Model confidence (mean pLDDT): 87 of 100. This is a predicted structure of a 332-nucleotide part of an RNA (large-subunit ribosomal RNA, domain IV) from Rhodocytophaga rosea. Taxonomically the source falls in Rhodocytophaga (Bacteria, Pseudomonadati, Cytophagia, Rhodocytophagaceae).
Context: one part of a larger RNA
RNA sequence: CACGGCUAAGGAACUCGGCAAAAUAGCCCUGUAACUUCGGGAGAAGGGGCGCUUACUUCUAGCAAUAGGAGAAGCCGCAGCGAAAAGGCCCAGGCGACUGUUUAACAAAAACACAUGGCUUUGCAAAAACGAAAGUUGACGUAUAAGGCCUGACACCUGCCCGGUGCUGGAAGGUUAAGGGGGAUGUUACCGCAAGGGAAGCAUUGAACUGAAGCCCCAGUAAACGGCGGCCGUAACUAUAACGGUCCUAAGGUAGCGAAAUUCCUUGUCGGGUAAGUUCCGACCUGCACGAAUGGUGUAACGAUCUGGGCGCUGUCUCGGCCGUGAGCUCG
Numbered sequence: 001c002a003c004g005g006c007u008a009a010g011g012a013a014c015u016c017g018g019c020a021a022a023a024u025a026g027c028c029c030u031g032u033a034a035c036u037u038c039g040g041g042a043g044a045a046g047g048g049g050c051g052c053u054u055a056c057u058u059c060u061a062g063c064a065a066u067a068g069g070a071g072a073a074g075c076c077g078c079a080g081c082g083a084a085a086a087g088g089c090c091c092a093g094g095c096g097a098c099u100g101u102u103u104a105a106c107a108a109a110a111a112c113a114c115a116u117g118g119c120u121u122u123g124c125a126a127a128a129a130c131g132a133a134a135g136u137u138g139a140c141g142u143a144u145a146a147g148g149c150c151u152g153a154c155a156c157c158u159g160c161c162c163g164g165u166g167c168u169g170g171a172a173g174g175u176u177a178a179g180g181g182g183g184a185u186g187u188u189a190c191c192g193c194a195a196g197g198g199a200a201g202c203a204u205u206g207a208a209c210u211g212a213a214g215c216c217c218c219a220g221u222a223a224a225c226g227g228c229g230g231c232c233g234u235a236a237c238u239a240u241a242a243c244g245g246u247c248c249u250a251a252g253g254u255a256g257c258g259a260a261a262u263u264c265c266u267u268g269u270c271g272g273g274u275a276a277g278u279u280c281c282g283a284c285c286u287g288c289a290c291g292a293a294u295g296g297u298g299u300a301a302c303g304a305u306c307u308g309g310g311c312g313c314u315g316u317c318u319c320g321g322c323c324g325u326g327a328g329c330u331c332g
Base pairs, nucleotide, nucleotide: 001326002325003324004323005322006321007320009318010317013316018313026050027049028048029047030046035040037153051075052074053073054072056071057070058069059068060067061066076080088311089310090309091308092307093306094305095303096302100112101111117150118149119148120147121146122145128137129136130135154298155297156296157295159228160227161226164225165224166221167220168219169218170217173216174215175214179210180209183205184204185203186202187201190197191196229247230246231245232244233243256290257287268284269283270282271281272280
């Protein structure tokens, strides 16, 4: 040093934090709160008992012998679930409903999934996906089905904005490709005495006009992506502003919640708990920079989750000590 055992008095004073250790533990009887989705919570919590003996009493089974239970009386030890195995508990809050899943080998969680809810695509040779294709999955299914996206039990709810982006629908007008499209130039069979003209083909070029979707345009759509204001004045103390004015916007944040897993200032202020509390709980609202399926607010049960408090318990500590086994070191 490692592992293990014990330890006076105190008992978390240790520490980021009760980490680790200690404690609890079985069976029977009793008893059991808030809350609750009436199932739970619950082994809540808390309290008591436990060995051995049998001439006794009583009950059960049996025809009986006998076996078992209860009572009563008695016996022994420091100790009777006599060893081992074998829940610590309570209160409050955050998050996630739950059981599950995950970073094989630093993260098990509040992350993922989930039942539920919604939007959307798809009429079957389906949509979607793999594949130059054939073909296959979807599915030997058929809208109570299948795919995509979001939300995430349950309860109460889910406000306003379609200006931007996306998607869906529309087709009058504008714009718009290839293609079609008069021709032009070069070349030359041919004509011509020459100048020159010049079909077809080939090559180069190419006006007007025609020409779809798309875009512009017009509507719809937010449980699509997203967004959800400023300044000034005003009440018979003061303060505040139900009220008024004005500017801007597509519309100016509704309900609920709020110093929050979100609050910078901030250890905000008040209350509680402590002798003392940057944490915690309850409020307030001045929300730097909450907010409604990127869901909002609650919520019983659940959690090797996170946070705060308490009881029990202890070598975590005051503060160390002793012992055992092993390693190491010294001697041999």